RNA sequence: GCAGGCAUAGUUCAUUGGUAGAACACCAGCUUCCCAAGCUGGGGAGGCGGGUUCGAUUCCCGUUGCCUGCU
Numbered sequence: 001g002c003a004g005g006c007a008u009a010g011u012u013c014a015u016u017g018g019u020a021g022a023a024c025a026c027c028a029g030c031u032u033c034c035c036a037a038g039c040u041g042g043g044g045a046g047g048c049g050g051g052u053u054c055g056a057u058u059c060c061c062g063u064u065g066c067c068u069g070c071u
Base pairs, nucleotide, nucleotide: 001070002069003068004067005066006065007064010024011023012022013021018054026042027041028040029039030038047063048062049061050060051059
């Protein structure tokens, strides 16, 4: 330099155009003499900028970072 892949919650991952979910973590409550565990509830997320569309995490273009391969 070229090609491909990945980027979603604090972390690890789902979600192939129609309200973005789970686990762990965090907060509150219940339980307990206390702690842990358990139970119930709650807050929090689409790397960035454009385009297409009635509607985009999803499709297209650019860009940033990371990974892999080739030279």